Source information:
Transfer RNA from Schlesneria sphaerica, 73 nucleotides, folded computationally. The sequence is in RNAcentral, with records from ENA. Its mean pLDDT, the model's own confidence on a scale to 100, is 82. The organism belongs to Schlesneria, within Bacteria.

[in-house]
RNA sequence: GCCCAGGUACGCCAACAGGUGAGCGACUCGACUUAAGAUCGAGUGUUUGCGGGUUCAAAUCCCGCUCUGGGCA
Numbered sequence: 001g002c003c004c005a006g007g008u009a010c011g012c013c014a015a016c017a018g019g020u021g022a023g024c025g026a027c028u029c030g031a032c033u034u035a036a037g038a039u040c041g042a043g044u045g046u047u048u049g050c051g052g053g054u055u056c057a058a059a060u061c062c063c064g065c066u067c068u069g070g071g072c073a
Stems, first nucleotide, its partner, number of pairs: 001072007010025003019056001027043005049065005
């Protein structure tokens, strides 16, 4: 330098033929407990790595950049 895969909440991880981001842990409140943990119930969240474009509508499609991993030279 070229090719491939990936970047989504505090952490992990879905959404794949565009239709408005699900779940688990963590966190907050309550029940239980002498108290805490465990358990049970309820609740709060994510400008989807950055910047543009297309579209009524973009995590998803297009362009550029950046970071991580792998391969070729």